[in-house]
């Protein structure tokens, strides 16, 4: 050079094969404690890496790029 594979909340993963984007952990409030930890309850975070494409509808399907990792040369 060339082929797979992967990119979603700060971080670590889902999302059952096109149909409202969620879970912990982390933050932020409150309850309970004399205090703090711990538990519990709420609550706030997302142009699904970018740009186009298909389609009533895309995180998901196709295409270019980009970034990371494997493996051949």
């Nucleotide at each position: 050079g060339c082929a797979c594979c992967g990119c979603u909340a700060g971080c670590u993963c889902a999302a059952u094969u096109g149909g409202u984007a969620g879970a912990g952990c982390a933050g932020g409030c409150g309850a309970c404690u004399c205090u703090u930890a711990a538990u519990c309850g709420c609550c706030a975070g997302g142009u699904u890496a970018u740009a186009g494409g298909u389609u009533c509808a895309a995180a998901u399907c196709c295409u270019a790029u980009g970034c990371g990792g494997u493996g051949c040369a």
Molecule: transfer RNA
Organism: Endomicrobiales bacterium